[in-house]
């Protein structure tokens, strides 16, 4: 170069068009305890950027960005 594949909370992740964007762990607060790193409750935090299709997009398309595999 060329094919093809991901990209969603601080990390890792589920999510086949519409119902709060799911878990887990971290951060924060509270409860429990003599005490705590543990055990319980609760609150914060995310859809890589642009556009296009739709009545509606995390989902589907095209394009840029970045990454990984395999081929030259």
């Nucleotide at each position: 170069g060329g094919u093809u594949c991901u990209g969603u909370g601080g990390u890792a992740u589920a999510g086949u068009g519409g119902u709060u964007a799911u878990u887990a762990u971290u951060u924060c607060c509270g409860c429990c305890u003599g005490u705590c790193u543990a055990g319980c409750g609760g609150a914060g935090g995310a859809u890589a950027c642009g556009g296009g299709u739709u009545c509606g997009a995390u989902u589907c398309c095209c394009g840029u960005c970045a990454g990984g595999a395999c081929c030259g």